Predicted 3D model of a 74-nucleotide RNA (transfer RNA) from a Phycisphaeraceae bacterium. The coordinates come from a structure-prediction model, not an experiment, and the mean pLDDT is 81. The sequence was found in a public genome assembly. It matches the Rfam family "tRNA". Rfam classes the family as a transfer RNA. Gene Ontology term of the family: triplet codon-amino acid adaptor activity.
RNA backbone atom coordinates (compact mmCIF):
# COMPACT_ATOMS: atom_id res chain seq x y z
P N A 1 -0.62 3.86 3.55
O5' N A 1 -0.78 2.84 2.30
C5' N A 1 -0.66 3.37 0.99
C4' N A 1 -0.67 2.25 0.00
C3' N A 1 -1.91 1.36 0.00
O3' N A 1 -3.00 1.94 -0.73
C1' N A 1 0.00 0.00 0.00
P N A 2 -4.49 1.67 -0.27
O5' N A 2 -4.74 0.15 -0.71
C5' N A 2 -4.77 -0.22 -2.08
C4' N A 2 -4.99 -1.69 -2.22
C3' N A 2 -6.20 -2.25 -1.50
O3' N A 2 -7.41 -2.05 -2.24
C1' N A 2 -4.35 -3.62 -1.05
P N A 3 -8.77 -1.79 -1.44
O5' N A 3 -9.09 -3.18 -0.74
C5' N A 3 -9.37 -4.34 -1.51
C4' N A 3 -9.41 -5.58 -0.64
C3' N A 3 -10.39 -5.53 0.52
O3' N A 3 -11.73 -5.79 0.14
C1' N A 3 -8.33 -6.35 1.27
P N A 4 -12.95 -5.25 1.06
O5' N A 4 -13.02 -6.30 2.25
C5' N A 4 -13.44 -7.62 2.00
C4' N A 4 -13.27 -8.50 3.22
C3' N A 4 -14.01 -8.07 4.48
O3' N A 4 -15.41 -8.39 4.45
C1' N A 4 -11.83 -8.74 5.03
P N A 5 -16.43 -7.49 5.24
O5' N A 5 -16.16 -7.84 6.77
C5' N A 5 -16.41 -9.14 7.27
C4' N A 5 -15.87 -9.28 8.68
C3' N A 5 -16.39 -8.29 9.70
O3' N A 5 -17.66 -8.62 10.22
C1' N A 5 -14.05 -8.45 9.89
P N A 6 -18.66 -7.46 10.69
O5' N A 6 -17.99 -6.93 12.03
C5' N A 6 -17.89 -7.77 13.16
C4' N A 6 -17.09 -7.10 14.27
C3' N A 6 -17.59 -5.74 14.73
O3' N A 6 -18.69 -5.82 15.63
C1' N A 6 -15.27 -5.65 14.42
P N A 7 -19.72 -4.61 15.70
O5' N A 7 -18.92 -3.43 16.41
C5' N A 7 -18.35 -3.59 17.70
C4' N A 7 -17.68 -2.31 18.16
C3' N A 7 -18.63 -1.12 18.31
O3' N A 7 -18.23 -0.30 19.41
C1' N A 7 -16.90 -0.61 16.78
P N A 8 -19.08 -0.39 20.79
O5' N A 8 -20.56 -0.02 20.34
C5' N A 8 -20.96 1.33 20.21
C4' N A 8 -22.45 1.47 20.29
C3' N A 8 -23.07 0.88 21.55
O3' N A 8 -22.97 1.76 22.65
C1' N A 8 -24.26 0.11 19.70
P N A 9 -22.67 1.15 24.09
O5' N A 9 -24.05 1.36 24.89
C5' N A 9 -24.50 2.66 25.24
C4' N A 9 -25.00 2.70 26.68
C3' N A 9 -24.11 1.97 27.67
O3' N A 9 -24.05 2.72 28.88
C1' N A 9 -26.31 1.11 27.79
P N A 10 -22.76 3.65 29.10
O5' N A 10 -21.66 2.65 29.72
C5' N A 10 -20.44 3.15 30.30
C4' N A 10 -19.85 2.12 31.22
C3' N A 10 -19.72 0.73 30.60
O3' N A 10 -18.50 0.59 29.91
C1' N A 10 -20.84 0.57 32.68
P N A 11 -18.42 -0.26 28.53
O5' N A 11 -18.49 -1.78 28.98
C5' N A 11 -17.42 -2.38 29.71
C4' N A 11 -17.75 -3.81 30.05
C3' N A 11 -18.15 -4.68 28.87
O3' N A 11 -17.04 -5.22 28.19
C1' N A 11 -19.73 -4.94 30.63
P N A 12 -17.15 -5.58 26.62
O5' N A 12 -18.12 -6.86 26.58
C5' N A 12 -17.68 -8.11 27.09
C4' N A 12 -18.76 -9.15 26.93
C3' N A 12 -19.37 -9.26 25.54
O3' N A 12 -18.57 -10.03 24.65
C1' N A 12 -21.09 -9.21 27.15
P N A 13 -18.66 -9.74 23.05
O5' N A 13 -20.21 -9.43 22.83
C5' N A 13 -20.87 -9.89 21.67
C4' N A 13 -22.31 -10.22 22.00
C3' N A 13 -23.35 -9.83 20.94
O3' N A 13 -23.41 -10.77 19.88
C1' N A 13 -24.11 -9.20 23.08
P N A 14 -24.01 -10.28 18.45
O5' N A 14 -25.58 -10.27 18.68
C5' N A 14 -26.24 -11.48 18.96
C4' N A 14 -27.75 -11.27 19.14
C3' N A 14 -28.47 -10.61 17.97
O3' N A 14 -28.70 -11.51 16.90
C1' N A 14 -29.23 -9.69 20.00
P N A 15 -28.58 -10.97 15.38
O5' N A 15 -29.59 -9.72 15.32
C5' N A 15 -30.99 -9.91 15.42
C4' N A 15 -31.72 -8.59 15.50
C3' N A 15 -31.51 -7.66 14.31
O3' N A 15 -32.38 -7.99 13.21
C1' N A 15 -31.29 -6.45 16.32
P N A 16 -31.74 -8.64 11.87
O5' N A 16 -30.87 -7.49 11.23
C5' N A 16 -31.51 -6.30 10.75
C4' N A 16 -30.58 -5.55 9.80
C3' N A 16 -30.01 -6.39 8.67
O3' N A 16 -29.90 -5.60 7.49
C1' N A 16 -28.26 -5.54 10.00
P N A 17 -31.10 -5.66 6.47
O5' N A 17 -31.02 -7.13 5.85
C5' N A 17 -29.92 -7.54 5.06
C4' N A 17 -29.97 -9.02 4.80
C3' N A 17 -31.17 -9.51 4.00
O3' N A 17 -30.96 -9.34 2.61
C1' N A 17 -30.83 -10.92 5.89
P N A 18 -32.27 -9.15 1.64
O5' N A 18 -33.20 -8.08 2.37
C5' N A 18 -34.09 -7.25 1.61
C4' N A 18 -35.21 -6.75 2.51
C3' N A 18 -34.73 -6.05 3.78
O3' N A 18 -35.60 -4.95 4.08
C1' N A 18 -36.19 -7.82 4.32
P N A 19 -35.28 -3.55 3.51
O5' N A 19 -35.15 -2.58 4.78
C5' N A 19 -34.20 -2.87 5.80
C4' N A 19 -34.22 -1.77 6.83
C3' N A 19 -35.57 -1.45 7.42
O3' N A 19 -35.41 -1.02 8.78
C1' N A 19 -34.77 0.45 6.31
P N A 20 -36.35 -1.77 9.90
O5' N A 20 -37.43 -0.63 10.26
C5' N A 20 -37.04 0.56 10.96
C4' N A 20 -38.24 1.32 11.46
C3' N A 20 -39.34 0.48 12.08
O3' N A 20 -39.93 1.19 13.16
C1' N A 20 -40.22 1.68 10.25
P N A 21 -39.42 0.75 14.68
O5' N A 21 -40.20 1.87 15.54
C5' N A 21 -39.88 3.25 15.42
C4' N A 21 -39.87 3.91 16.78
C3' N A 21 -38.79 3.38 17.72
O3' N A 21 -38.29 4.45 18.52
C1' N A 21 -40.91 3.07 18.68
P N A 22 -36.82 5.03 18.23
O5' N A 22 -35.88 3.81 18.51
C5' N A 22 -35.68 3.41 19.83
C4' N A 22 -35.24 1.96 19.85
C3' N A 22 -35.04 1.41 21.25
O3' N A 22 -36.27 0.97 21.77
C1' N A 22 -33.19 0.84 19.84
P N A 23 -36.42 0.54 23.33
O5' N A 23 -36.03 -0.99 23.27
C5' N A 23 -35.74 -1.69 24.45
C4' N A 23 -35.42 -3.14 24.11
C3' N A 23 -34.72 -3.90 25.22
O3' N A 23 -35.64 -4.40 26.15
C1' N A 23 -33.56 -4.20 23.18
P N A 24 -35.14 -4.70 27.69
O5' N A 24 -34.36 -6.07 27.55
C5' N A 24 -35.05 -7.24 27.18
C4' N A 24 -34.08 -8.43 27.11
C3' N A 24 -33.24 -8.65 28.36
O3' N A 24 -33.95 -9.35 29.38
C1' N A 24 -31.86 -8.72 26.47
P N A 25 -33.64 -9.07 30.91
O5' N A 25 -32.25 -9.76 31.18
C5' N A 25 -32.10 -11.17 31.07
C4' N A 25 -30.63 -11.55 31.14
C3' N A 25 -29.85 -11.00 32.30
O3' N A 25 -30.04 -11.74 33.50
C1' N A 25 -28.63 -10.65 30.33
P N A 26 -30.11 -11.00 34.90
O5' N A 26 -28.61 -10.48 35.14
C5' N A 26 -27.56 -11.41 35.36
C4' N A 26 -26.19 -10.73 35.25
C3' N A 26 -25.95 -9.55 36.18
O3' N A 26 -25.64 -9.95 37.52
C1' N A 26 -25.23 -8.99 34.02
P N A 27 -26.14 -9.03 38.72
O5' N A 27 -25.42 -7.62 38.51
C5' N A 27 -24.01 -7.48 38.68
C4' N A 27 -23.55 -6.13 38.25
C3' N A 27 -24.14 -4.94 38.98
O3' N A 27 -23.53 -4.69 40.25
C1' N A 27 -24.18 -4.52 36.66
P N A 28 -24.39 -4.11 41.46
O5' N A 28 -24.80 -2.66 40.99
C5' N A 28 -23.82 -1.64 40.79
C4' N A 28 -24.48 -0.34 40.36
C3' N A 28 -25.61 0.14 41.24
O3' N A 28 -25.15 0.81 42.40
C1' N A 28 -26.27 0.28 38.98
P N A 29 -25.98 0.69 43.80
O5' N A 29 -27.26 1.60 43.55
C5' N A 29 -27.13 3.01 43.38
C4' N A 29 -28.49 3.63 43.16
C3' N A 29 -29.55 3.23 44.17
O3' N A 29 -29.46 3.96 45.38
C1' N A 29 -30.43 3.10 41.98
P N A 30 -29.95 3.27 46.75
O5' N A 30 -31.54 3.28 46.64
C5' N A 30 -32.25 4.51 46.60
C4' N A 30 -33.72 4.28 46.33
C3' N A 30 -34.42 3.27 47.23
O3' N A 30 -34.78 3.81 48.50
C1' N A 30 -34.99 2.83 45.00
P N A 31 -34.85 2.82 49.80
O5' N A 31 -36.16 1.94 49.55
C5' N A 31 -37.44 2.55 49.53
C4' N A 31 -38.49 1.60 49.00
C3' N A 31 -38.66 0.30 49.75
O3' N A 31 -39.42 0.43 50.95
C1' N A 31 -38.62 -0.14 47.44
P N A 32 -39.19 -0.61 52.19
O5' N A 32 -39.81 -1.96 51.63
C5' N A 32 -41.20 -2.07 51.35
C4' N A 32 -41.54 -3.43 50.79
C3' N A 32 -41.13 -4.62 51.64
O3' N A 32 -42.05 -4.87 52.70
C1' N A 32 -40.55 -5.01 49.39
P N A 33 -41.48 -5.39 54.12
O5' N A 33 -40.88 -6.85 53.78
C5' N A 33 -41.74 -7.89 53.36
C4' N A 33 -40.93 -9.10 52.93
C3' N A 33 -39.93 -9.61 53.96
O3' N A 33 -40.55 -10.45 54.94
C1' N A 33 -38.90 -9.45 51.84
P N A 34 -40.35 -10.17 56.50
O5' N A 34 -38.81 -10.56 56.72
C5' N A 34 -38.37 -11.89 56.56
C4' N A 34 -36.88 -11.99 56.73
C3' N A 34 -36.31 -11.36 57.98
O3' N A 34 -36.45 -12.20 59.12
C1' N A 34 -35.01 -10.73 56.10
P N A 35 -36.89 -11.54 60.55
O5' N A 35 -35.79 -10.45 60.86
C5' N A 35 -36.02 -9.39 61.80
C4' N A 35 -34.70 -8.89 62.34
C3' N A 35 -33.64 -8.58 61.32
O3' N A 35 -33.79 -7.27 60.81
C1' N A 35 -32.72 -9.94 63.02
P N A 36 -33.62 -7.06 59.17
O5' N A 36 -32.06 -7.18 58.96
C5' N A 36 -31.18 -6.19 59.42
C4' N A 36 -29.73 -6.55 59.14
C3' N A 36 -29.42 -6.93 57.70
O3' N A 36 -29.23 -5.79 56.89
C1' N A 36 -28.46 -8.52 59.13
P N A 37 -29.64 -5.88 55.36
O5' N A 37 -28.57 -6.85 54.72
C5' N A 37 -27.21 -6.44 54.58
C4' N A 37 -26.33 -7.59 54.16
C3' N A 37 -26.71 -8.27 52.85
O3' N A 37 -26.28 -7.55 51.71
C1' N A 37 -26.22 -9.91 54.49
P N A 38 -27.16 -7.64 50.37
O5' N A 38 -27.09 -9.18 49.94
C5' N A 38 -25.86 -9.75 49.48
C4' N A 38 -25.97 -11.25 49.36
C3' N A 38 -27.04 -11.77 48.41
O3' N A 38 -26.61 -11.75 47.06
C1' N A 38 -27.19 -12.94 50.44
P N A 39 -27.71 -11.45 45.90
O5' N A 39 -28.75 -12.65 45.97
C5' N A 39 -28.32 -13.97 45.70
C4' N A 39 -29.43 -14.97 46.01
C3' N A 39 -30.76 -14.70 45.33
O3' N A 39 -30.79 -15.15 43.98
C1' N A 39 -31.13 -15.15 47.59
P N A 40 -31.56 -14.30 42.88
O5' N A 40 -33.08 -14.26 43.37
C5' N A 40 -33.83 -15.49 43.45
C4' N A 40 -35.16 -15.23 44.09
C3' N A 40 -35.98 -14.09 43.51
O3' N A 40 -36.66 -14.46 42.32
C1' N A 40 -35.97 -13.89 45.83
P N A 41 -36.91 -13.34 41.18
O5' N A 41 -38.02 -12.38 41.79
C5' N A 41 -39.30 -12.90 42.13
C4' N A 41 -40.16 -11.83 42.74
C3' N A 41 -40.27 -10.53 41.99
O3' N A 41 -41.19 -10.59 40.90
C1' N A 41 -39.86 -10.07 44.25
P N A 42 -40.94 -9.70 39.62
O5' N A 42 -41.30 -8.22 40.11
C5' N A 42 -42.61 -7.92 40.51
C4' N A 42 -42.71 -6.47 41.00
C3' N A 42 -42.17 -5.41 40.05
O3' N A 42 -43.07 -5.08 39.01
C1' N A 42 -41.36 -4.99 42.22
P N A 43 -42.49 -4.54 37.60
O5' N A 43 -41.94 -3.10 37.90
C5' N A 43 -42.84 -2.05 38.23
C4' N A 43 -42.11 -0.85 38.79
C3' N A 43 -41.14 -0.15 37.86
O3' N A 43 -41.79 0.70 36.92
C1' N A 43 -40.12 -0.43 39.95
P N A 44 -41.05 1.02 35.50
O5' N A 44 -39.77 1.89 35.89
C5' N A 44 -39.94 3.18 36.49
C4' N A 44 -38.60 3.72 36.96
C3' N A 44 -37.56 3.99 35.90
O3' N A 44 -37.81 5.22 35.20
C1' N A 44 -36.56 2.93 37.74
P N A 45 -37.19 5.40 33.72
O5' N A 45 -35.68 5.83 33.98
C5' N A 45 -35.38 7.00 34.74
C4' N A 45 -33.91 7.02 35.11
C3' N A 45 -32.94 6.95 33.94
O3' N A 45 -32.73 8.23 33.35
C1' N A 45 -32.29 5.39 35.58
P N A 46 -32.56 8.36 31.77
O5' N A 46 -31.20 7.58 31.50
C5' N A 46 -29.96 8.04 32.03
C4' N A 46 -28.87 7.00 31.83
C3' N A 46 -28.65 6.56 30.40
O3' N A 46 -27.83 7.48 29.70
C1' N A 46 -28.76 4.67 31.80
P N A 47 -28.33 8.19 28.35
O5' N A 47 -27.98 7.15 27.21
C5' N A 47 -26.68 6.57 27.14
C4' N A 47 -26.32 6.22 25.72
C3' N A 47 -26.65 7.30 24.67
O3' N A 47 -25.60 7.38 23.74
C1' N A 47 -27.68 5.23 24.11
P N A 48 -24.79 8.78 23.60
O5' N A 48 -25.12 9.26 22.11
C5' N A 48 -26.47 9.52 21.71
C4' N A 48 -26.51 9.90 20.24
C3' N A 48 -25.81 8.91 19.32
O3' N A 48 -26.57 8.78 18.12
C1' N A 48 -24.78 11.05 19.13
P N A 49 -26.44 7.39 17.18
O5' N A 49 -25.87 6.18 18.09
C5' N A 49 -24.47 5.95 18.19
C4' N A 49 -24.18 4.46 18.12
C3' N A 49 -23.73 3.98 16.76
O3' N A 49 -22.71 2.99 16.90
C1' N A 49 -25.61 2.75 17.47
P N A 50 -21.58 2.77 15.82
O5' N A 50 -20.41 3.78 16.20
C5' N A 50 -20.08 3.96 17.60
C4' N A 50 -18.93 4.94 17.70
C3' N A 50 -19.09 6.19 16.88
O3' N A 50 -19.87 7.18 17.53
C1' N A 50 -16.96 5.26 16.49
P N A 51 -20.88 8.13 16.67
O5' N A 51 -19.89 9.07 15.85
C5' N A 51 -19.02 9.98 16.51
C4' N A 51 -18.16 10.72 15.51
C3' N A 51 -18.89 11.36 14.34
O3' N A 51 -19.49 12.60 14.67
C1' N A 51 -17.05 10.15 13.53
P N A 52 -20.84 13.07 13.89
O5' N A 52 -20.36 13.42 12.43
C5' N A 52 -19.51 14.53 12.20
C4' N A 52 -19.13 14.65 10.75
C3' N A 52 -20.28 14.64 9.75
O3' N A 52 -20.95 15.89 9.67
C1' N A 52 -18.58 13.21 8.99
P N A 53 -22.52 15.88 9.25
O5' N A 53 -22.52 15.39 7.72
C5' N A 53 -22.04 16.26 6.70
C4' N A 53 -21.89 15.54 5.39
C3' N A 53 -23.15 15.04 4.70
O3' N A 53 -23.88 16.06 4.06
C1' N A 53 -21.49 13.36 4.61
P N A 54 -25.50 15.86 3.85
O5' N A 54 -25.63 14.69 2.78
C5' N A 54 -25.12 14.87 1.46
C4' N A 54 -25.21 13.61 0.65
C3' N A 54 -26.61 13.05 0.44
O3' N A 54 -27.30 13.73 -0.60
C1' N A 54 -25.16 11.29 1.05
P N A 55 -28.92 13.85 -0.55
O5' N A 55 -29.43 12.36 -0.80
C5' N A 55 -29.21 11.72 -2.05
C4' N A 55 -29.74 10.30 -2.01
C3' N A 55 -31.19 10.16 -1.57
O3' N A 55 -32.10 10.42 -2.64
C1' N A 55 -29.86 8.57 -0.44
P N A 56 -33.35 11.39 -2.41
O5' N A 56 -34.26 10.57 -1.40
C5' N A 56 -34.80 9.32 -1.77
C4' N A 56 -35.41 8.62 -0.58
C3' N A 56 -36.39 9.44 0.25
O3' N A 56 -37.67 9.52 -0.36
C1' N A 56 -34.90 8.28 1.67
P N A 57 -38.46 10.96 -0.31
O5' N A 57 -38.89 11.11 1.20
C5' N A 57 -39.41 12.36 1.68
C4' N A 57 -39.95 12.17 3.09
C3' N A 57 -38.99 11.50 4.06
O3' N A 57 -38.08 12.41 4.62
C1' N A 57 -41.12 10.47 4.18
P N A 58 -36.54 11.94 4.77
O5' N A 58 -36.61 10.79 5.88
C5' N A 58 -36.97 11.08 7.22
C4' N A 58 -37.19 9.81 8.01
C3' N A 58 -36.00 8.87 8.08
O3' N A 58 -35.10 9.25 9.09
C1' N A 58 -37.94 7.65 7.54
P N A 59 -33.51 9.07 8.81
O5' N A 59 -33.26 7.50 8.74
C5' N A 59 -33.60 6.66 9.83
C4' N A 59 -32.56 5.60 10.07
C3' N A 59 -31.21 6.16 10.46
O3' N A 59 -30.53 5.24 11.30
C1' N A 59 -31.01 4.98 8.43
P N A 60 -30.73 5.27 12.85
O5' N A 60 -29.66 4.22 13.45
C5' N A 60 -28.26 4.51 13.38
C4' N A 60 -27.47 3.22 13.35
C3' N A 60 -27.53 2.45 12.04
O3' N A 60 -26.57 2.93 11.12
C1' N A 60 -27.92 0.99 13.86
P N A 61 -26.96 3.07 9.55
O5' N A 61 -27.39 1.59 9.07
C5' N A 61 -26.47 0.52 9.16
C4' N A 61 -27.16 -0.77 8.81
C3' N A 61 -27.69 -0.84 7.39
O3' N A 61 -27.52 -2.14 6.85
C1' N A 61 -29.46 -1.15 8.94
P N A 62 -26.29 -2.41 5.81
O5' N A 62 -26.72 -1.51 4.57
C5' N A 62 -27.51 -2.05 3.52
C4' N A 62 -27.63 -1.07 2.38
C3' N A 62 -26.39 -0.29 2.04
O3' N A 62 -25.50 -1.01 1.21
C1' N A 62 -28.22 1.19 2.16
P N A 63 -23.90 -0.80 1.33
O5' N A 63 -23.67 0.60 0.61
C5' N A 63 -23.95 0.76 -0.78
C4' N A 63 -23.65 2.18 -1.22
C3' N A 63 -22.31 2.73 -0.81
O3' N A 63 -21.25 2.31 -1.67
C1' N A 63 -23.98 4.32 -0.33
P N A 64 -19.77 2.15 -1.06
O5' N A 64 -19.27 3.66 -0.89
C5' N A 64 -19.09 4.48 -2.01
C4' N A 64 -18.70 5.89 -1.59
C3' N A 64 -17.52 5.99 -0.63
O3' N A 64 -16.26 5.84 -1.29
C1' N A 64 -19.25 7.40 0.10
P N A 65 -15.00 5.23 -0.48
O5' N A 65 -14.64 6.40 0.56
C5' N A 65 -14.15 7.63 0.08
C4' N A 65 -14.11 8.68 1.18
C3' N A 65 -13.25 8.37 2.38
O3' N A 65 -11.86 8.61 2.14
C1' N A 65 -15.32 9.21 3.11
P N A 66 -10.78 7.67 2.83
O5' N A 66 -10.91 8.10 4.37
C5' N A 66 -10.59 9.42 4.79
C4' N A 66 -11.01 9.65 6.24
C3' N A 66 -10.38 8.69 7.24
O3' N A 66 -9.07 9.07 7.61
C1' N A 66 -12.71 8.85 7.66
P N A 67 -8.05 7.96 8.19
O5' N A 67 -8.54 7.76 9.69
C5' N A 67 -8.43 8.83 10.63
C4' N A 67 -8.99 8.43 11.97
C3' N A 67 -8.44 7.13 12.55
O3' N A 67 -7.18 7.30 13.16
C1' N A 67 -10.79 7.16 12.77
P N A 68 -6.17 6.03 13.19
O5' N A 68 -6.83 5.05 14.27
C5' N A 68 -6.89 5.42 15.63
C4' N A 68 -7.70 4.41 16.43
C3' N A 68 -7.24 2.96 16.32
O3' N A 68 -6.10 2.68 17.09
C1' N A 68 -9.59 3.07 16.12
P N A 69 -5.12 1.46 16.61
O5' N A 69 -5.99 0.13 16.88
C5' N A 69 -6.35 -0.23 18.20
C4' N A 69 -7.24 -1.45 18.21
C3' N A 69 -6.68 -2.67 17.49
O3' N A 69 -5.72 -3.38 18.25
C1' N A 69 -8.94 -2.36 16.88
P N A 70 -4.49 -4.13 17.51
O5' N A 70 -5.20 -5.33 16.71
C5' N A 70 -5.83 -6.39 17.41
C4' N A 70 -6.60 -7.27 16.47
C3' N A 70 -5.81 -7.86 15.32
O3' N A 70 -5.01 -8.98 15.71
C1' N A 70 -7.84 -7.02 14.51
P N A 71 -3.70 -9.37 14.85
O5' N A 71 -4.30 -10.08 13.55
C5' N A 71 -4.87 -11.36 13.63
C4' N A 71 -5.57 -11.75 12.34
C3' N A 71 -4.71 -11.86 11.10
O3' N A 71 -3.95 -13.06 11.06
C1' N A 71 -6.71 -10.74 10.57
P N A 72 -2.56 -13.11 10.23
O5' N A 72 -3.01 -13.06 8.70
C5' N A 72 -3.73 -14.14 8.13
C4' N A 72 -4.17 -13.79 6.72
C3' N A 72 -3.09 -13.38 5.76
O3' N A 72 -2.38 -14.50 5.23
C1' N A 72 -4.86 -11.87 5.57
P N A 73 -0.85 -14.33 4.73
O5' N A 73 -0.95 -13.37 3.46
C5' N A 73 -1.59 -13.83 2.27
C4' N A 73 -1.61 -12.75 1.23
C3' N A 73 -0.28 -12.12 0.89
O3' N A 73 0.52 -12.91 0.02
C1' N A 73 -1.91 -10.44 1.14
P N A 74 2.12 -12.83 0.12
O5' N A 74 2.47 -11.35 -0.38
C5' N A 74 2.22 -10.99 -1.73
C4' N A 74 2.50 -9.51 -1.96
C3' N A 74 3.89 -9.05 -1.57
O3' N A 74 4.87 -9.37 -2.54
C1' N A 74 2.27 -7.52 -0.78
RNA sequence: GGUGCCGGAGCUCGGUUUGGCUGAGCGCUUCCCUGUCACGGAAGAGGUCGCGGGUUCGAAUCCCGUCGGUGCCG